Record summary:
The RNA shown here (Glycine riboswitch aptamer) has 88 nucleotides and comes from Pelagibacteraceae bacterium AG-325-E13. The sequence was found by an Rfam model in a public genome assembly. Rfam family: Glycine riboswitch aptamer. Rfam links the family to the GO term glycine biosynthetic process. From the family's description: This family represents the bacterial glycine riboswitch. Its mean pLDDT, the model's own confidence on a scale to 100, is 77.
[in-house]
RNA sequence: CUAUUUGUAACGGGAGAGAUCACGUUUACGUGGCGCCGAAGGAGCAACUACCCUAGAAACUCUCAGGCAAAAGGACCGUUACUGUAAU
Repeated sequence: CUAUUUGUAACGGGAGAGAUCACGUUUACGUGGCGCCGAAGGAGCAACUACCCUAGAAACUCUCAGGCAAAAGGACCGUUACUGUAAU
């Protein structure tokens, strides 16, 4: 100096699963029951890696939480802007 990569913000895209049953009732919500989903968050695990007592991962697994008309949310992706730092 620059920019894959870090972080933040804006815009756009973005799946899955009962508009279930009962009661109350403000037609949507609340409480309870049964049945489901995984891509907020969270937790667990390797024949791999390591400095090897042990530790470390995910879009895998679990479903605590969250969700199952629309809305909202939504991992992740793209574009733009800003910030920071490594290598060269």